[in-house]
Molecule: Glycine riboswitch aptamer
Organism: Neobacillus mesonae
RNA sequence: AAAACUAUUGUGGGAGAGCACGGAUUUACAACGUCACCGAAGGGGCAAAUCGAGAGUAAAAGAUGAAUCUCUCAGGUACAAGGACCACAAUAGAUAC
Numbered sequence: 001a002a003a004a005c006u007a008u009u010g011u012g013g014g015a016g017a018g019c020a021c022g023g024a025u026u027u028a029c030a031a032c033g034u035c036a037c038c039g040a041a042g043g044g045g046c047a048a049a050u051c052g053a054g055a056g057u058a059a060a061a062g063a064u065g066a067a068u069c070u071c072u073c074a075g076g077u078a079c080a081a082g083g084a085c086c087a088c089a090a091u092a093g094a095u096a097c
Stems, first nucleotide, its partner, number of pairs: 005093009018035001020034003036077003042073001043071003049064003
């Protein structure tokens, strides 16, 4: 002491799926119940590879192991909110040189 990296914050962009029915002649767009759906908060699962594997050699169970893949627990299916991810900015950290 940086471009890049990590974390946090701010601003902008940001998909999908029933404004379903009952609750409800409701304070409510609620809790809850009934089916039908979505995947990009979060969460679960898995490939290759590495280890297991020593003594001359081989091997199994198993462990680690990614995602926008997959599951749909959670969350969501008018608006709003949220939203993985992306961009820009700031702050802090560590690091190359």